[in-house]
RNA sequence: AGCCGAAGCUCCGCCCGGCAGCGGGGCGUGGGGGACCCAGAUGGCCGCACGGCCAGGGGCGAAUCGCGAUGCCUCGCGAAGCGCAACUCUUUCAGCGCGAGCCCGUCAGCUAACCCCGCAGGCGAGAAGAGAGA
Numbered sequence: 001a002g003c004c005g006a007a008g009c010u011c012c013g014c015c016c017g018g019c020a021g022c023g024g025g026g027c028g029u030g031g032g033g034g035a036c037c038c039a040g041a042u043g044g045c046c047g048c049a050c051g052g053c054c055a056g057g058g059g060c061g062a063a064u065c066g067c068g069a070u071g072c073c074u075c076g077c078g079a080a081g082c083g084c085a086a087c088u089c090u091u092u093c094a095g096c097g098c099g100a101g102c103c104c105g106u107c108a109g110c111u112a113a114c115c116c117c118g119c120a121g122g123c124g125a126g127a128a129g130a131g132a133g134a
Stems, first nucleotide, its partner, number of pairs: 002123003008027007028119006038109001042055005056107001057104004064079006081098004087133006093126001
């Protein structure tokens, strides 16, 4: 220079010589909750029934699943899926990498109006081919 990611642009106030920092807005952008209609109606136990008890369930993200080793910690292999190309987009071939983590708290399907939350963090590339655009 650029890359992953929603995580960008900009205004005002406090403070300051200035930068930085803190706070509050706008635009843009990402996510969640939330009607009609539609969809859906778990398993076990107790109980005549009302009802009660146990196992839950859900969100962001590509990050979920299978097999094997193992007493556990954990490790290996593979698949779904995801990322990397030096103007941009799509694509071909080959190569490389990821295939985590965190949150809600018994509760949430879809969902117009409406309501709520985020705009972090981490990195450092294939001088290859084709098409379209600029």